[in-house]
RNA sequence: CGUGCGCACGCGCCGAAUCCCGCAAGGGAGCCGGGGAACCAUCAACUUGGGGUGAAUCGGGCGCAAUCGCCGUGGAAGCACGGCUGAUUGACGCGCGUAGGAGACCUUCCCCUCCGAACCCGUCAGCUAACCCGGUAGGCGAUGGAAGGAAAGGAG
Numbered sequence: 001c002g003u004g005c006g007c008a009c010g011c012g013c014c015g016a017a018u019c020c021c022g023c024a025a026g027g028g029a030g031c032c033g034g035g036g037a038a039c040c041a042u043c044a045a046c047u048u049g050g051g052g053u054g055a056a057u058c059g060g061g062c063g064c065a066a067u068c069g070c071c072g073u074g075g076a077a078g079c080a081c082g083g084c085u086g087a088u089u090g091a092c093g094c095g096c097g098u099a100g101g102a103g104a105c106c107u108u109c110c111c112c113u114c115c116g117a118a119c120c121c122g123u124c125a126g127c128u129a130a131c132c133c134g135g136u137a138g139g140c141g142a143u144g145g146a147a148g149g150a151a152a153g154g155a156g
Base pairs, nucleotide, nucleotide: 011141012140013139014138018029019028020027021026030136031135032134033133034132035131040126049124050121051120052119053118058097059096061094062093063092064090065089066088067087068086069084070083071082072081073080074079100115101114102113103112105149106148107147108146109145110144
């Protein structure tokens, strides 16, 4: 000097997921989500179930599996085995796109990088004042340009 790991502190990113009080259990504030009238909306709904949080929707391709059809073999027949990928479906897997979303003051434009999941309710929910019920986790480490705006600091 470089790299890796660990600890502490600081600064930030996604997200509602922060702060205060309390020995603790818990409580409060803020933020977030759901249910819930009239009016409006829907003229439909009831297994092809439906709905919610979330940016995370929607495609088609390949594979795999199942069913049907056709052909061959065996069989008295039912049927069994094999082939066709011929048609259909999908619990699934793999990649390719995509509606949409994120990236260090804010907005816009261009560029670049990345995400495009997961979970919950349980046959039930449009909106929705009053009212009612919940959550307040987890995971990470960026720094390209231009215009406008804002804020802070320094100097005088």

This is a predicted structure of a 156-nucleotide RNA (c-di-AMP riboswitch aptamer (ydaO/yuaA leader)). Rfam family: c-di-AMP riboswitch aptamer (ydaO/yuaA leader). Rfam's curators write: This family represents a conserved RNA structure found upstream of the ydaO and yuaA genes in Bacillus subtilis and related genes in other bacteria. Gene Ontology terms of the family: cyclic-di-AMP binding and regulation of gene expression. Model confidence (mean pLDDT): 78 of 100.